[in-house]
The RNA shown here (transfer RNA) has 78 nucleotides and comes from Candidatus Methanohalarchaeum thermophilum. The coordinates come from a structure-prediction model, not an experiment, and the mean pLDDT is 81. The organism belongs to Candidatus Methanohalarchaeum, within Archaea. Rfam family: tRNA. Rfam classes the family as a transfer RNA.
Formats: sequence, structure tokens, C1' cells
RNA sequence: GGGCCCGUAGCCUAGUCUGGACAAGGCGACAGCCUUCGGAGCUGUAGAUCGGGGGUUCAAAUCCCUCCGGGUCCGCCA
Repeated sequence: GGGCCCGUAGCCUAGUCUGGACAAGGCGACAGCCUUCGGAGCUGUAGAUCGGGGGUUCAAAUCCCUCCGGGUCCGCCA
């Protein structure tokens, strides 16, 4: 320098191909219940507007462009 993949709550992951309204689940956190107690069990609550920006669209995590970050392969010889 070129190709490909990834980036979504504190952490892990789904959703992306086939656009649809307030983005789902697990762990963790907090509160309550239960319990002899509890770090177990049950219920609930908060938490990301999807890496940044732009574009298309009535509508974008999703499609397009660009930038940033991470990973990986190639570069030479034969």
C1' cells in the first nucleotide's frame, strides 16, 4: 500500500442478507419479595438511540460513501 472481517447498555451476544414505528437476550448493578441467613430463588427498575460524519428514504443498527479504531491475509522469492 491492497483485500476481507469486526465495532450495538459496564461486559458478552442477537438483530444487518430481505429497511418498518418506543433496538432484544444473558451476565452484572440497584430495589423489593422470599428465606433462619444468604452470595441461592422470584419479581421489578435503570442502563446502548447501534464507532464518528454525510447521503438515500415517509422511515436506517440495517442500504450507499467517507473517516476512525481493532483483527487477519497478501506484498519478496519460486